[in-house]
Context: one part of a larger RNA
RNA sequence: GGAUUAACGCUGGCGGCGUGCCUAACACAUGCAAGUCGAACGAGGUAGCAAUACCUAGUGGCAGACGGGUGAGUAACGCGUGGUCAACCUACCGUUGAGUGGGGGAUAACUAGCCGAAAGGUUAGCUAAUACCGCAUACGUCUCCGAGUGGCAUCACUUGGCGAUAAAAGGAGCAAUCCGCUCGAUGACGGGACCGCGUCCCAUUAGCUAGUUGGUGGGGUAACGGCCUACCAAGGCACCGAUGGGUAGCUGGUUUGAGAGAGCGACCAGCCACACUGGGACUGAGAAACGGCCCAGACUCCUACGGGAGGCAGCAGUGAGGAAUUUUCCGCAAUGGGCGCAAGCCUGACGGAGCGACGCCGCGUGUGGGAAGAAGGCCUUCGGGUCGUAAACCACUGUCGAAGGGGAAGAUAAUGACGGUACCCUUGGAGGAAGCCCCGGCUAACUACGUGCCAGCAGCCGCGGUAAGACGUAGGGGGCAAGCGUUAUUC
Numbered sequence: 001g002g003a004u005u006a007a008c009g010c011u012g013g014c015g016g017c018g019u020g021c022c023u024a025a026c027a028c029a030u031g032c033a034a035g036u037c038g039a040a041c042g043a044g045g046u047a048g049c050a051a052u053a054c055c056u057a058g059u060g061g062c063a064g065a066c067g068g069g070u071g072a073g074u075a076a077c078g079c080g081u082g083g084u085c086a087a088c089c090u091a092c093c094g095u096u097g098a099g100u101g102g103g104g105g106a107u108a109a110c111u112a113g114c115c116g117a118a119a120g121g122u123u124a125g126c127u128a129a130u131a132c133c134g135c136a137u138a139c140g141u142c143u144c145c146g147a148g149u150g151g152c153a154u155c156a157c158u159u160g161g162c163g164a165u166a167a168a169a170g171g172a173g174c175a176a177u178c179c180g181c182u183c184g185a186u187g188a189c190g191g192g193a194c195c196g197c198g199u200c201c202c203a204u205u206a207g208c209u210a211g212u213u214g215g216u217g218g219g220g221u222a223a224c225g226g227c228c229u230a231c232c233a234a235g236g237c238a239c240c241g242a243u244g245g246g247u248a249g250c251u252g253g254u255u256u257g258a259g260a261g262a263g264c265g266a267c268c269a270g271c272c273a274c275a276c277u278g279g280g281a282c283u284g285a286g287a288a289a290c291g292g293c294c295c296a297g298a299c300u301c302c303u304a305c306g307g308g309a310g311g312c313a314g315c316a317g318u319g320a321g322g323a324a325u326u327u328u329c330c331g332c333a334a335u336g337g338g339c340g341c342a343a344g345c346c347u348g349a350c351g352g353a354g355c356g357a358c359g360c361c362g363c364g365u366g367u368g369g370g371a372a373g374a375a376g377g378c379c380u381u382c383g384g385g386u387c388g389u390a391a392a393c394c395a396c397u398g399u400c401g402a403a404g405g406g407g408a409a410g411a412u413a414a415u416g417a418c419g420g421u422a423c424c425c426u427u428g429g430a431g432g433a434a435g436c437c438c439c440g441g442c443u444a445a446c447u448a449c450g451u452g453c454c455a456g457c458a459g460c461c462g463c464g465g466u467a468a469g470a471c472g473u474a475g476g477g478g479g480c481a482a483g484c485g486u487u488a489u490u491c
Stems, first nucleotide, its partner, number of pairs: 001491004006487005013363006019356002021321001026319003030316003035062003040059002043056005069274003078199008088191002093187008101135001103133002110125006140165003144161007170179003200246003207237003212234008249271004253264004276297005299310004327353001329352003335349001336347004366396004376387004400432001402427005410418001435480005440461003446475005456463002
């Protein structure tokens, strides 16, 4: 000198764009943040004379694995980069092939009864489906027997035969048809697994290891594998740093620097991990699931004391901690997402507004004229000098702000939270808008008074003990400017 998610002191006019718990992954009142489909289904209800329209507790489907938050843990194939899968999966979507035949038994809702303070539970009876279960059919898959081509050891692909085995659902519409359903092939998207290399400090951590290292059989997984298990062998890692300890999410990047490098990883983007703490599985194409379930624990709350309920590291907000970090705002108008044939519903994602000079950028606080120079302050060698064209005064201008009027784009036809906002016009009038730090050297800027090693200053050198350019005040000056200084961190 630069930089900062900054804080503190003094000061503070406006706008745009950003940004805002670095500390206690501390505890949380309240509201909202994930629903949707009646064109899958029965039933109940509202309106109506009815046709019909509408509503929805339940069954069922899809979604809740995305989006949003945080950085605790993790030194690891976690991340980065480059490869491999002849060891794998992929709902919805695109392309394409074939099919959708014929049956059955239940169950919630509901009704009735009972138990319970509640949460909730239980018994009996009834009923539907795109819910559930057999049967038929089968390009597929698997076992076995062959043939061919290719490769990378296990093998891959094509093809023939015997056998085994697995399907389906309907709905809307007058209809045409549309939306679905089942089994394949393929694409796309998204993931899973493995490997090479890279990835902080301590040797005042030198030895570590029993599923440990390898094999065989079996199990398990979408899939390879000690992933798991039984048996067998005795291996495996390490001074090219194993093991242990400390610290830490990683990266694109970012700050600085001429570069090499060093520091950092806030916002934005990719990956990972976590969701009160620990463990576990269920459902599902996908989870070992933030606003699902079960168990244990700590904590909080309700209770009729028998028993129950909860999880803001979502958006706001509260307490606490702290030097320190915002509104319990508006809207689904846009973009995107979920569901739905659609209309549409939901969306604290998102779009906006609010607060904070927290940062960057831009603008203003007036412009021109005006005395050998008012008053006043300060200094003075008492002559004067300086503040100083500065002010007054004269003539103007109208940025920002104020008042009045008009008024968008963002929206392909409709639909605008922002917003009567941005912007434009008019009116009036210099009015409403400047501070902070410094002036001994480094380092731009000097005098007077006060003080007298006191009070104090100080980044380093150092100032102050009676004329202090270094302390305090004043005048003057220098620097930066809606900021200026200080502190902290980093290059």